[in-house]
Molecule: transfer RNA
Organism: Gigaspora margarita
RNA sequence: ACCCGCUUAGCUUAAAGGCAGAGCAAGCUACUUCUAAUAGCAAGGUACAGGUUCGAAUCCUGUAGCGGGUA
Numbered sequence: 001a002c003c004c005g006c007u008u009a010g011c012u013u014a015a016a017g018g019c020a021g022a023g024c025a026a027g028c029u030a031c032u033u034c035u036a037a038u039a040g041c042a043a044g045g046u047a048c049a050g051g052u053u054c055g056a057a058u059c060c061u062g063u064a065g066c067g068g069g070u071a
Base pairs, nucleotide, nucleotide: 001070002069003068004067005066006065007064010024011023012022013021018054027041028040029039030038047063048062049061050060051059
């Protein structure tokens, strides 16, 4: 330099064009003499910028980061 892949919540991940879900962690409540465990509740996310579409995490282009390959 060129080519390929990946990027979703604090972490691990699901969603293959039609309501963005789960587990763990953290918070609150109940239970308990207290803590732990358990149960319940609530909050929190599509790397960034454009495009296509009635509708985009998903398709297309570019950028950034990470990983791999060729030279």